[in-house]
RNA sequence: GGGCGUGUAGCUUAGCUUGGCUGGAGCACCCGGCUGAUAACCGGGAGGCCGCAGGUUCAAAUCCUGCCAUGCCCA
Numbered sequence: 001g002g003g004c005g006u007g008u009a010g011c012u013u014a015g016c017u018u019g020g021c022u023g024g025a026g027c028a029c030c031c032g033g034c035u036g037a038u039a040a041c042c043g044g045g046a047g048g049c050c051g052c053a054g055g056u057u058c059a060a061a062u063c064c065u066g067c068c069a070u071g072c073c074c075a
Base pairs, nucleotide, nucleotide: 001074002073003072004071005070006069007068010027011026012025013024020058029045030044031043032042033041051067052066053065054064055063
């Protein structure tokens, strides 16, 4: 330098193929219940510019382009 993959909440990730029905789950965190107390368990809550920028569209996490980060392969 070229090719391919990955990038969504603090962490691990679903959703992306077939654009719209809500961006969701587990763990962690906060509050409450339970307990002599802790853990576990139960209920509730907060937390996400969907890597960045642009484009297409009535509408983009999802399609297109460029770039960035990272991994693998080729040279």
Notes
The prediction has a mean pLDDT of 83. Transfer RNA from uncultured euryarchaeote, 75 nucleotides, folded computationally. Taxonomically the source falls in Methanobacteriota (Archaea, Methanobacteriati). Rfam family: tRNA. Its family is annotated with triplet codon-amino acid adaptor activity in the Gene Ontology.